[in-house]
Context: one part of a larger RNA
């Protein structure tokens, strides 16, 4: 010098930051992902009409419900992980890729069912059965077809499996032109782009040899299985091989980077905020769905835990945001908006968003501002110290004159708004920031140190005591070193200590 600090003492305003580093302990409430009636059925309150009162009719749409699209983003956390995890350079003739851009074609014909609802039934719930009814952008069969797969023939090109184009033969794709209707959203197939990805390798980035030999799916081959896809990824059979002092196996420790901190570099030391990349989501395991997950707020199986039962059986997972207990030296509000910026869905209005954008609290860290300015004695009083002369506090105070920053009152009052709406009108922060004014020096100064390193000295008091101390060391009767006072030194809304790094 530095700090996600913490701890004494002290503390006036403000602007930007930052704030559980410990138990990847447990968690009460809430709220953090839903959205689309312009896909489809049905359709309640509710209003109007009408009734032989049991209704029916138009309007109107709420919850549910099927279906689509999202819920794999965003938000957390650092537990694992010494690894292709991350960084960085190449590779994929070994690939995938929803929505988006873009180009060529097309959407003929038919069917079968289910939820909702009705009806009834089990159960303390959770939830659940079975009968009958219905609909699509849901779901199934045909046709049609450049594309994919298999064969046949040929162009032609590469770095090796091999790409590429062109010409005959067998399988599989539309949402019945769906919705809306003024533009218009949409559906298929197949080419290209974009973006996201997943695989392979070179190269680098801890410690330990008091760890020296490891290995049997091990190393490699054939053949098959699986996958978008390469591969011993598995598996069956053959061979016997692989790695290792350039440090293999093991052990220890860690998320990785851009960056951070110091240092003149050169290096050391770290990885809190921001951004990337990875892992993880009560601990283990496991597929499902889908373009994407082996999936924090889906699902199943096992364990711990806590809950709730009518004892049969269930229910849950804050490393989301606030919040509670615990643990600790220690780290915040169970706030306010969705105006703005992203995002989900929607044709849009718009709904949803604890991402986000604010406010709160905490000198935690930076950086500005202020506690006033000018004048005022050879110099008051008080303290201190004195060789009793004096000296110092000290222009410091009174006292005069002056301003009025910040905090106080009182007036006015944004931009952030582009955008959406037919207009009206639309700001959480907020009557904030900003400007004018009003009163009035009025409210606002600590902390450390004074032996020597190191800048600042006397007096008392204590007497190896009580005490101090980074180190050297001070105290046993004049202690500049302890304690307290009076000077003084340094820094100042701070100042010191203590902790780590450099």
């Nucleotide at each position: 010098g530095a700090c996600g600090a913490a701890c004494g003492c002290u503390g006036g305003c403000g602007g930007c930051g930052c704030g559980c580093c410990u138990a990847a302990c447990a968690c009460a409430u809430g709220c953090a992902a839903g959205u689309c009636g312009a896909g489809g059925g049905a359709g309640a309150a509710c209003c109007a009409c009408u009734u032989u009162c049991g209704g029916g009719u138009g309007g109107g749409g709420a919850g549910a419900c099927c279906g689509g699209c999202g819920a794999a983003c965003g938000g957390g956390u650092g537990a694992g992980u010494a690894a292709c995890a991350c960084g960085u350079g190449a590779g994929g003739a070994a690939c995938c890729u929803g929505c988006c851009c873009u180009g060529u074609a097309g959407a003929c014909c038919g069917g079968a069912a289910u939820a909702a609802c009705c009806a009834u039934g089990g159960g303390a719930a959770a939830c659940u059965g079975u009968g009958g009814c219905u609909a699509a952008u849901g779901c199934c069969g045909g046709a049609u077809a450049u594309g994919a797969c298999c064969u046949c023939c040929u162009g032609u090109c590469g770095c090796a499996u091999g790409g590429u184009g062109g010409g005959g033969g067998g399988u599989g794709g539309a949402a019945a032109u769906g919705g809306g209707u003024u533009u218009c959203c949409g559906c298929u197939a197949c080419g290209g782009g974009a973006u996201g990805g997943c695989c392979u390798c070179g190269c680098g980035g801890c410690c330990u040899a008091u760890c020296a030999g490891c290995u049997u799916g091990u190393u490699g081959g054939u053949g098959g299985g699986g996958u978008g896809a390469u591969g011993g990824c598995c598996c069956a059979c053959c061979a016997a091989g692989g790695c290792g002092a350039c440090g293999a196996c093991g052990g220890g420790u860690a998320g990785c980077u851009g960056g951070c901190g110091u240092g003149a570099g050169a290096g050391c030391g770290c990885g809190a905020c921001c951004a990337g990349c990875c892992a993880c989501a009560c601990u283990g395991g496991g597929a499902c769905u889908g373009a994407g997950a082996c999936a924090c707020g889906g699902c199943c199986c096992a364990g711990a835990c806590u809950c709730c039962u009518a004892c049969g059986g269930g229910a849950g997972g804050c490393a989301g945001c606030a919040g509670u207990g615990g643990g600790g030296a220690a780290u915040c509000u169970u706030g306010c908006g969705c105006a703005a910026u992203g995002g989900g869905c929607g044709a849009a209005a718009g709904c949803c968003u604890g991402a986000c954008g604010c406010a709160g609290c905490g000198a935690c860290g930076c950086c500005g501002c202020g506690u006033g300015c000018g004048g005022g004695a050879a110099g008051a009083a008080g303290g201190c110290c004195u060789u009793c002369g004096g000296g110092u506090u000290g222009u410091a105070a009174a006292c005069c004159g002056c301003u009025u920053u910040c905090a106080g009152g009182g007036g006015g009052g944004a931009a952030g708004a582009a955008g959406c709406g037919a207009g009206a009108g639309u700001g959480a922060c907020g009557g904030u920031a900003c400007c004018c004014u009003c009163a009035g020096a009025a409210g606002a100064a600590g902390c450390c140190c004074c032996g020597g390193c190191c800048a600042a000295c006397u007096a008392c008091g204590u007497g190896c005591c009580a005490g101090c101390a980074g180190c050297c060391g001070c105290g046993g009767u004049a202690a500049u070193a302890c304690g307290u006072a009076g000077g003084g030194g340094g820094c100042g809304a701070g100042c010191g200590u203590u902790g780590u790094c450099c």